[in-house]
RNA sequence: CGACCUGGUCAGGUGAUCGCGGGCGCUUGCGCCUGAGGAAAGUCCGAACAGCAUAGGGCAGGGUGCCGGGUAACGCCCGGCGGGGGCGACCCCAGGGAAAGUGCAACAGAAAUGACACCGCCGGCGCUUGCCGGUAAGGGUGAAACGGUGCGGCAAGAGCGCACCGGCGGCCGGGUAACCGGCCGGCCAGGCAAACCCCACCCGCUGCAAGGCCAAAUAGGGGAGGCAUGAAGCGGCCCGCUGACCUCCCGGGUUGGCCGCUGGAGACGCCGGGUGACCGGCGUUCGAGAGAAAUGAUCGCCCUGGACAGAAUUCGGCUUAUCGACCAGGUCGCAAC
Numbered sequence: 001c002g003a004c005c006u007g008g009u010c011a012g013g014u015g016a017u018c019g020c021g022g023g024c025g026c027u028u029g030c031g032c033c034u035g036a037g038g039a040a041a042g043u044c045c046g047a048a049c050a051g052c053a054u055a056g057g058g059c060a061g062g063g064u065g066c067c068g069g070g071u072a073a074c075g076c077c078c079g080g081c082g083g084g085g086g087c088g089a090c091c092c093c094a095g096g097g098a099a100a101g102u103g104c105a106a107c108a109g110a111a112a113u114g115a116c117a118c119c120g121c122c123g124g125c126g127c128u129u130g131c132c133g134g135u136a137a138g139g140g141u142g143a144a145a146c147g148g149u150g151c152g153g154c155a156a157g158a159g160c161g162c163a164c165c166g167g168c169g170g171c172c173g174g175g176u177a178a179c180c181g182g183c184c185g186g187c188c189a190g191g192c193a194a195a196c197c198c199c200a201c202c203c204g205c206u207g208c209a210a211g212g213c214c215a216a217a218u219a220g221g222g223g224a225g226g227c228a229u230g231a232a233g234c235g236g237c238c239c240g241c242u243g244a245c246c247u248c249c250c251g252g253g254u255u256g257g258c259c260g261c262u263g264g265a266g267a268c269g270c271c272g273g274g275u276g277a278c279c280g281g282c283g284u285u286c287g288a289g290a291g292a293a294a295u296g297a298u299c300g301c302c303c304u305g306g307a308c309a310g311a312a313u314u315c316g317g318c319u320u321a322u323c324g325a326c327c328a329g330g331u332c333g334c335a336a337c
Base pairs, nucleotide, nucleotide: 001333002332003331004330005329006328007327008326009325010324012302013301014300015299016298017297018296020035021034022033023032024031025030037308041319042318044317045316046315047314048313049207050206051205052204056239057238058237059236061203062202063201064200065199066080067079068078069077070076082093083092084091085090096198097197101196102195103192104191118139119138120135121134122133123132124131125130147165148164149163150162151161152160166188167187168185169184170183171182172181173180174179211259212258213257214256221250222249223248224247225246226245233241266285267284268283269282270281271280272279273278
């Protein structure tokens, strides 16, 4: 200097004039403070909170799936093991069982799993065609053909024997574990379970349109049915528990106000522990709460240009979209000293 890898920061700033939402003060029309995001998005996970007496038992159903940690929890995050990609920094993937059972693999191929050989090779008979036996190393088909390479052996071959490698099994050692290493054994018994299934662990449901309070008004109206032989009891079904309302049709009244609504598993700074996620301690701080939905307009300067894009109970994550600027560390290559 170039190419790459990983992590992080910002989200225009500033001055003036006018205009909006909230809070506080008060001399009631003024002053001060403050006012969208890194994803506010998707509604995909997990929770806080609220309601349901049962959040009791069970079935169905759903979720996760290498090991060990973190967390309120999670399908998230961190570290590690194994496998794969890359020269490298780094990045990606994920449970066991196919001999518990069921199922799938078109076509091609002899044959798609306990695989009955098409071509070929070898032996015998025949010797024109061909027949019998052996073989699965070679060829062919296919996504995939009963371990791979080599040597020996054989009539020709084959783990038939041997060496190395792979898988499987046994023993020993290391590690909390996933797993790794060593020795022995020819044992060689396809693939798919993000196919159904089996196994281990986890899950009560519904949701701020949850839920609660106040005020006001009306018609303590009419009709039909269910129900102690059990109404209703917040996903479905069963058991258990409790024990009196429930459903439908017609008609009338109210569509107002307040709470929930922002002080949190909060943010920031420092110190300590830990490889890390994170944890502990101390200090500082209070950064939108609308209610048909508030932050807009003009001008000047700086700048690095405004992409994706606007809260509606709130957090922890994941995923998706995205312009531009910058910071830190690392890898590889080249050149110079």
Predicted 3D model of a 337-nucleotide RNA (Bacterial RNase P class A) from a Bacillota bacterium. It was read from a public genome assembly, where an Rfam model found it.